[in-house]
RNA sequence: UCGUCCAGGCGGCCGCCGGUGCCCGCGAGGGCACGGGAGGAAAGUCCGAGCUUCACAGGGCAGGGUGCUGGCUAACGGCCAGUCGAGGUGACUCGAAGGAAAGUGCCACAGAAAACAAACCGCCCGGCGCGAGCCGGGUAAGGGUGAAAUGGUGCGGUAAGAGCGCACCGCUCUUCCGGCGACGGGAGAGGCACGGCAAACCCCACCCGAAGCAAGACCAGAUAGGAGCCGCGUCGCCCGCGCCAUGGCUCCGGGUUGGUCGCACGAGCCCGCCAGCAAUGUCGGGCCUAGAGGAAUGGCAGCCACCGGUGGAAACACCGGGACAGAACUCGGCUUACGGACGG
RNA sequence: GCCGGAGUAGCUCAGCUGGUAGAGCAGCUGAUUUGUAAUCAGCUGGUCGGGGGUUCGAUUCCCUUCUCCGGCU
Repeated sequence: UCGUCCAGGCGGCCGCCGGUGCCCGCGAGGGCACGGGAGGAAAGUCCGAGCUUCACAGGGCAGGGUGCUGGCUAACGGCCAGUCGAGGUGACUCGAAGGAAAGUGCCACAGAAAACAAACCGCCCGGCGCGAGCCGGGUAAGGGUGAAAUGGUGCGGUAAGAGCGCACCGCUCUUCCGGCGACGGGAGAGGCACGGCAAACCCCACCCGAAGCAAGACCAGAUAGGAGCCGCGUCGCCCGCGCCAUGGCUCCGGGUUGGUCGCACGAGCCCGCCAGCAAUGUCGGGCCUAGAGGAAUGGCAGCCACCGGUGGAAACACCGGGACAGAACUCGGCUUACGGACGG
Repeated sequence: GCCGGAGUAGCUCAGCUGGUAGAGCAGCUGAUUUGUAAUCAGCUGGUCGGGGGUUCGAUUCCCUUCUCCGGCU
C1' cells in the first nucleotide's frame, strides 16, 4: 500500500416478538409442542430504482443533474476494463478529465503593463552638455513585480536585440498506419497565431413529471355546524386536457384518535458449470431466511477458544477484557463510524 | 420514518454574481458627576461548526461530516 475474511462457539434455565399445529372454553381468552428472530455497516438519507397516488404524465419555457472512451446493469453521480494527466523509490493511488480561435464577465494587492497591449530599471544608436545628465529613436536578451508577463534550450546573427535565421523539444494544420473508441505512432508543411478561471454566467451532448408507505387501498365507528375567499386538478409559468357547483382553500368550533391490507417469493440467498481480462450474464441444483407498531431480538450462571496483566523454570493458576453499533415498505450503490485475522 | 431550514464576536443578526469580515447590545479604558446611571470618545474580542477539494486567493463555489430547529398521520 492493495485485497479477502471474521464479527466468538457450545449446551442449560428464565423471559420477549411473530409463525404453524393440537387441546380447553359459548365467548373474551388460555395452555402445550415445534420452528424462526439484526448488521457489515441495520447509520447518514447523498445518489439510483421498484411500488403507490396525483387528467395515465401531451407540448413548450423555466429549473435540476451528469460530462475522457468502451462495456455492465432494472437504473445510477455506481461498478469493471482501458486512454490521458498528476503523485509515489515502489507495490500502487488519485482525477467534476467536454468547450476559453460563440459571446459576456472576473483576474484584488504589487507591477510600466493583467489582455484590440505596453516599457520602470537596463542595453544600443544619434543629438546636446565640461560633467552629473537631458532629448529623440531602436530593443524586449537581462533585472524587478506578481499566482500568472505573449513558446523553451542552444548556436548563429546584430549597433543592441528579437523565430530575425537554423537544430532539437513544444504547438497548429494536412496526411498515413494501429485501435470499436478515448488515443497512440510516423511523415510532411507552417515561425508560432491561441494567458488563466466554466466546482463564474454560458455553449454543446445526454438524462429527469411530482410527491412519498405518515405513499395509498379497504372495513367499522363518531360527528354540529359557522365565517371569509375563490373555479379546481401532486413544485413554478404558458398552452392543451379533464372535472364539476352537495366543488376547492383558509380560519373558528365539535367528533374520532380503531382495525385489516400494503408487509416479507424477492432485480432473493447458497453451490456448481460455461461465456467474458473483469464488472456481469446464461443454465442446472438446493433453500425459504425477522416482521414489530411508544415498537421484540434480552438476562443469569457454566465450559471451551482468543487477548491483556500478575505469579511460576514450565505445565498451569488467578484476575480482567471483547470495538462501531440496533431492522421499521423493499432493493442496488456511495459515504461515514469501528475491533481483529490472513495473504500479495 | 419521511421532508425542509439554519450554524459568523459573549448575545441578536448583516455580509455570499470569490479579493482577506462588520453593526447593535454586552465587556474594558478615559471624560462628565460628590457618586451611580444615562451620555460622549476610544479600545478589545472571530480557527465564519469540523474535514477535504476547485482557485493565485473561499465566510462565499463543490463534496463529506457534526450539531440544532421546524413541518407531515
Two RNAs folded together computationally: RNase P RNA and transfer RNA, 417 nucleotides in total.
Rfam match: Bacterial RNase P class A.
Model confidence (mean pLDDT): 80 of 100.